Small-subunit ribosomal RNA from a Planctomycetota bacterium, 1559 nucleotides, folded computationally. The sequence was found in a public genome assembly.
RNA sequence: CAAGUGAAGGGUUUGAUCCUGGCUCAGAACGAACGUUGGCGGCGUGGAUGAGGCAUGCAAGUCGAUCGUGAAAGCACCUUCGGGUGUAAGUAAAGAGGCAAAAGGGUGAGUAACACGUAAUCAACCUACCCUCGAGAUGGGGACAACCACUGGAAACGGUGGCUAAUACCCAAUAUUGACCCUGGUCGCAUGGCCGGGAGUCGAAACGGAUGGGAUCCUACGGGACCUUCUGCUCGGGGAGGGGAUUGCGGACUAUCAGCUUGUUGGUGAGGUAACGGCUCACCAAGGCGAUGACGGUUAGCCGGUCUGAGAGGAUGUCCGGCCACACUGGGACUGAGACACUGCCCAGACUCCUACGGGAGGCUGCAGUCGAGAAUCUUCCGCAAUGGACGAAAGUCUGACGGAGCGACGCCGCGUGAAGGAUGAAGGCCCUCGGGUUGUAAACUUCUGUCAAGUCUCAAGGAAAGGGUAUGAGUUAAUAGCUCAUGCCUUGACGUUAGGUCUAAAGGAAGCACCGGCUAACUCUGUGCCAGCAGCCGCGGUAAUACAGAGGGUGCAAACGUUGUUCGGAAUCACUGGGCUUAAAGCGCGCGUAGGCGGCGACAUCAGUGUCUUGUGAAAGCCCCCGGCUCAACCGGGGAACUGCAGGGCAUACUGUGUUGCUAGAGUACGAGAGGGGAGAGGAGAACUCCUGGUGGAGCGGUGGAAUGCGUAGAUAUCAGGAGGAAUGCCGAAGGUGAAGACACCUCUCUGGCUCGUAACUGACGCUAAGGCGCGAAAGCUAGGGUAGCGAACGGGAUUAGAUACCCCGGUAGUCCUAGCCCUAAACGAUGGGUACUAGGUAGGGGGGAUUCCUAUAUUUUCCCUGCCGAAGCAAAAGUAUUAAGUACCCCGCCUGGGGAGUACGGUCGCAAGGCUAAAACUCAAAGGAAUUGACGGGGGCUCACACAAGCGGUGGAGCAUGUUGUUUAAUUCGAUGCAACGCGAAGAACCUUACCUGGGCCUGAAUGCAGGGAUUAAGCUGUGAAAGCAGUGGAUUCUCUUCGGAGGUAACCUGCACCGGUGUUGCAUGGCUGUCGUCAGCUCGUGUCGUGAGAUGUUGGGUUAAGUCCCGUAACGAGCGAAACCCCUAUUGUUAGUUGCCAGCGGGUAAUGCCGGGGACUCUAGCGAGACUGCCGUUGUCAAGACGGAGGAAGGUGGGGAUGACGUCAAGUCAUCAUGGCCCGUACGCCCAGGGCUACAAACGUGCUACAAUGGCAUGGACAGAGGGACGCCAACCCGCGAGGGGGAGCAAAUCCCAUAAACCAUGUCUCAGUUCGGAUUACAGGCUGCAAUUCGCCUGUAUGAAGUUGGAAUCGCUAGUAAUCGUGGAUCAGCUACGCCACGGUGAAUAUGUUCCUGAGCCUUGUACACACCGCCCGUCAAGCCACGAAAGCUGGGAGCGCCCGAAGUCGCUAGCCUAACCUCACGGAGGGCAGCGCCGAAGGCGAGCUUGGUAAUCGGGACUAAGUCGUAACAAGGUAGCCCUAGGGGAACCUGGGGCUGGAUCACCUCCUUU
Repeated sequence: CAAGUGAAGGGUUUGAUCCUGGCUCAGAACGAACGUUGGCGGCGUGGAUGAGGCAUGCAAGUCGAUCGUGAAAGCACCUUCGGGUGUAAGUAAAGAGGCAAAAGGGUGAGUAACACGUAAUCAACCUACCCUCGAGAUGGGGACAACCACUGGAAACGGUGGCUAAUACCCAAUAUUGACCCUGGUCGCAUGGCCGGGAGUCGAAACGGAUGGGAUCCUACGGGACCUUCUGCUCGGGGAGGGGAUUGCGGACUAUCAGCUUGUUGGUGAGGUAACGGCUCACCAAGGCGAUGACGGUUAGCCGGUCUGAGAGGAUGUCCGGCCACACUGGGACUGAGACACUGCCCAGACUCCUACGGGAGGCUGCAGUCGAGAAUCUUCCGCAAUGGACGAAAGUCUGACGGAGCGACGCCGCGUGAAGGAUGAAGGCCCUCGGGUUGUAAACUUCUGUCAAGUCUCAAGGAAAGGGUAUGAGUUAAUAGCUCAUGCCUUGACGUUAGGUCUAAAGGAAGCACCGGCUAACUCUGUGCCAGCAGCCGCGGUAAUACAGAGGGUGCAAACGUUGUUCGGAAUCACUGGGCUUAAAGCGCGCGUAGGCGGCGACAUCAGUGUCUUGUGAAAGCCCCCGGCUCAACCGGGGAACUGCAGGGCAUACUGUGUUGCUAGAGUACGAGAGGGGAGAGGAGAACUCCUGGUGGAGCGGUGGAAUGCGUAGAUAUCAGGAGGAAUGCCGAAGGUGAAGACACCUCUCUGGCUCGUAACUGACGCUAAGGCGCGAAAGCUAGGGUAGCGAACGGGAUUAGAUACCCCGGUAGUCCUAGCCCUAAACGAUGGGUACUAGGUAGGGGGGAUUCCUAUAUUUUCCCUGCCGAAGCAAAAGUAUUAAGUACCCCGCCUGGGGAGUACGGUCGCAAGGCUAAAACUCAAAGGAAUUGACGGGGGCUCACACAAGCGGUGGAGCAUGUUGUUUAAUUCGAUGCAACGCGAAGAACCUUACCUGGGCCUGAAUGCAGGGAUUAAGCUGUGAAAGCAGUGGAUUCUCUUCGGAGGUAACCUGCACCGGUGUUGCAUGGCUGUCGUCAGCUCGUGUCGUGAGAUGUUGGGUUAAGUCCCGUAACGAGCGAAACCCCUAUUGUUAGUUGCCAGCGGGUAAUGCCGGGGACUCUAGCGAGACUGCCGUUGUCAAGACGGAGGAAGGUGGGGAUGACGUCAAGUCAUCAUGGCCCGUACGCCCAGGGCUACAAACGUGCUACAAUGGCAUGGACAGAGGGACGCCAACCCGCGAGGGGGAGCAAAUCCCAUAAACCAUGUCUCAGUUCGGAUUACAGGCUGCAAUUCGCCUGUAUGAAGUUGGAAUCGCUAGUAAUCGUGGAUCAGCUACGCCACGGUGAAUAUGUUCCUGAGCCUUGUACACACCGCCCGUCAAGCCACGAAAGCUGGGAGCGCCCGAAGUCGCUAGCCUAACCUCACGGAGGGCAGCGCCGAAGGCGAGCUUGGUAAUCGGGACUAAGUCGUAACAAGGUAGCCCUAGGGGAACCUGGGGCUGGAUCACCUCCUUU
């Protein structure tokens, strides 16, 4: 100098958002454990569980300078050889005596307590050893151990007799500043303290010890006396340190423990203690404690500190230190200064051991060690060298305290495992887009270094200084003793082969663990295939897994790294710092009021709180700061700061408190007015209803969606008159009034509570809130007695329904009503506790008062109280709230802390009961929830559209056939498509081929490409075999370039080999591309701006309009894009240009006839380019708009008709078998070739079609009119043959020229005459034709014959709005032929209907509700059944705990007794005092018995609860959830639930009223 430098969040509820809220993660720590791994050292630390049991050794002794005894071995000498003597030795040893053993060491069981911490008190106390002061130590006496003798016992241990010493014991003397007693002064809050005085009584000792010294004296010569020194002893005072007692305050949980207490509380007296005291006892009084939590229960040693945290706090109490408690369990005392005593005693109990069975012994929670239990915790080590302790004068002895070492990565700290260079970026591994990348300067290699470990050295510090011995000196002294001090020398080390150092060699001996989906740093491949597995939370895994497992690579830490457990943090998630309660969890249903908390204005006093200064204390260690020592650090030493506390003293006095005294603004009183469904009781009234009586009347009434049950000819309903009864009070009436709330409504009277206004007379803070407490408290329900008209749980019946324990209907009992008494709960709600003050406004009240005024009014302005609405600021997650706060503040109370379990169980309490109040846990989930947003949905609403319905026309569904599909069958019946949006679909052509399938026969680099080798081996042709493919053979051409003519090179085909090829195998849920569908529906978005915390909104909504988000107007929006429209094609009108193969009006020619010919462009037509249509014009209407309606003109009129064109997206829609393609799979086969078969099967079902059922028809004969196509491996004319299919024939035509090619319906005439027919044509038989290698499986066509079903089609269902439907024929693609009745296109003839949008279906926009978001094919409730888990109840059974009563009663203290015994003292010698033994009594542990309490375990069975991909029954809730839902209550029911009564909106929709806002 410094010591106060410190604060982070993330993941997860949703489609998304904000909030609430829990769960979870990242950090630090640990006496830890487990897994993998492990080089060294330092410093720490290590039985947390069974205070479970313990073998063995050690852990407390010491003193001969207190005392009496007193060996042995050995050695030496002697010997009679038996032994003796000396020495060892006054030693060992035991004993008497003293001191210590109450310390040190261990543990945390008990203890919720003055046990602990802190601060005080003792005027109520003790204290051995130590220090200090004063005084003293005189005279006597008797024993007991040891020892000896005898003796009991297995042992442990004794018994009797005898001897003996003392610093052991006893008596007497002496006695102060001692104790008791009396008394004076002074002080104190009191008991009392302090300082004095006094008579009497009482109380000591060891003059012992010293191998210390010494002039003198004595001597038995050992020594003694005496003096001196030291030490010890006694009494008394003081001190230090230690202890005891008392008190204030402080620190656990539980009220599901609310009352506890009889020595209890106090007094008097006594006893007892070191001491106060009910500490104990006798008597007296009846107290004492408690919601500020007594008593009880559970848990726990407390603290300094430690961990964490920014702090405040929270958690904790291991090591070290202080205190306490305990010592096998329980009780007890003895000794002592000190104990009720860890290694002392007695007793009881349990356990273990010994035993001769008679009896004994023991206590590791000391150090080691052992067993057990446990996830888990060390050596039966060395030493007293150091520090400390006991004893001793000392040497010294003892010391498992302690100092050290050992074991364990258990923790903290430090060091190392090498350093520098080194690119061909080696090899290997892994990945790959095959180019490369990465491991990676990493390695190899080169050059160095040498910490640690290893080895070497007769290297080596410090812990050692005391003490002792010896020598010298100084002081004290008579002294050279002794003691003290100084100096020299000698002597003392467990650790220890110490720390450290020297030297040697060598990169040589030394790296792992976890992780890599997000949080969270770090990515790929392979394997696996909801399996195996992972997971802290969210969550991964069902064939392309960065999430499992392995590998490569990476990241993090490192001799460790992970996991598990625990604590704090994050968590403001218990909120003092620092939270909330309308809707998320949370305001008691409401009031009155006790305690408590809080409290208006002024003055004075006080100083308790408060502030400041100071004193004492707050142990040390620790934390923090500075300095220092180990090389550093950890660790350690010194100093400081701090210890935020408590207590004492002084000062201040604003505020709070307290006391006193005032005030009037709070509060209350008085007086004068006022309103009211406020309450209680009594009396009265009319309407309606039902019943009864009578009259009229005559067939129904009633009820519903529709019915039925029910009532009625015995006269109902209806109607009139009369009577009876009970309940409720229309209009007024209102979001209006009153009340604390529940609640309160006809009229009158009586009694009664509260409120408002005015006056400002009185009191003078009398106030606010309110735990407990008390009272009130809808409906339902209960008890007793009445009453009962209507309504109406239960119940009965009728309907509805799959069922209908319901909704609807007919009845109907409790109840609803009254009296008296209970119950005490509601969505008891404004989901908003009460009070006070403050903080913009506007408006309303047919609410209540007052004031104001030239105006007297239905007035203006204003004021107080009450009740609503809108709204600023603010607040709020938002919705919203906003002077009636959910704003700003203060005061008081209540309540909340994730969801479920559960407002449940148990307990308590209240109740007649039903039940109410209070109120958990186990277990389970990662959410549950609030508000708002976007969608989707609604058996919600509004607007609008569509062949959606309706209005029409024609069909399908019935028949036969065709075709596709399912199913079945099969060797195979290949595959795909499956609601709309699969099913005459892929397939615009399955006899072979196709063909993918099956059976059989064959081939293997293969049908293709490349490379290498061979090299003319070969090609054409031919033969054999075979069903063919194929296999086997035969055959023989001789090419190109060069040439030295020997040959060489190259090469097609072929052969061999290598790369490969091939796959209609799999995955359309890995994909591209293409396609379907919503839907040609009008939508879908963006930029900027604005609003909102945000998701989002606005724009895009609104008013009109349109086919249209089409356009116009408005508008916090302004613009834009993709769609719509337009642009494109065909078609309807027309102009122009052009005129062959088309056309032919006029002109000419010609024919039997025909544009046949010349010619022509007028017309038709062809096909290029134009024109035309735009709501352009007129009228009406509309917002001076967009537009709509009507009209004119026009070929066409409001998109003229048709086509192409398909937004953002949806359906994991379809397609791997068109094609392409990733992955996977097969590769002598899942490839390729071939023959035959199959795809064509056939009890059945469905879809799509064709033909029909006939007369609007069939048949026969004759006759008329298209368009668009196709044609050379083709279309094929004329003509001939055939009944015909067809055959022959051959002209023409690559086409406006020729051919296919006669269009048919239609028209005319005839016939048939309503029938299974002259309808219908299936089926079958025979005979033919055509295509084709081939027609059997399995083609088409022709002719003849046959002549089935079918007479218009159930439920249901499809298409179509005009050149459409219907109907008629024609052409084309594919194709040898054809299954085509299909598909695509073409024209001919040619309708009906639409008043409209209620309903069905689908769609668009706006709005509303939502518990849906996989989006209603959603979500979701309860019973039952199954599995599993925890819990509750339970006849019982069985443990533990704490008490209570009684019995018994050990040891032992205390008291009593006088039976026995008895050394010291007294004595008159008898005896006595005193002591001991024995006995008795009180108390008393353990034990026994009893009745209860409490807390566990277990239990047949019962109960509800939680959980569990695909169980059963229903459909309760979310939309108006199809009967709005929910709350309380009662009854009922398989279940969700239903019904009655009252309540709530947290109900949709429509209408009305009122109010507000705006104009």

Model confidence (mean pLDDT): 83 of 100.